The RNA shown here (c-di-GMP-I riboswitch aptamer) has 85 nucleotides and comes from Acetobacterium paludosum.
Lineage of the source: Bacteria > Clostridia > Eubacteriales > Eubacteriaceae > Acetobacterium.
It was read from a public genome assembly, where an Rfam model found it.
Of the family's consensus pairs, 84% are formed in the model.
């Protein structure tokens, strides 16, 4: 000097729930809140998975599936702070 693991420091994000708004819905936005998170940063046609079922198409016996929509705090891809000993 570089790399890696783990502390510490500076900090960061924000689950459930509540209120208001948007949506047919999954869910999203904002405020409060804090379960937790070394990526709980970003990415939804790079891949898998989960959810919705208003519209549309097929199928049917009113159900299932495709298109479509949503979830990254499900796995994943990708980028990143610190780095004592």
């Nucleotide at each position: 000097a570089u790399u890696a693991a783990u502390a510490a420091a500076g900090g960061g994000c924000a689950a459930a729930c509540u209120u208001a708004c948007c949506g047919g819905g999954a869910g999203g936005u904002a405020a409060g809140g804090a379960c937790g998170c070394a990526a709980a940063g970003c990415u939804a046609u790079a891949g898998g998975g989960u959810c919705u079922g208003a519209g549309u198409a097929a199928u049917c016996u009113u159900u299932u599936u495709g298109c479509a929509g949503a979830c990254a705090g499900c796995c994943a891809g990708u980028u990143g702070c610190a780095g004592a000993u």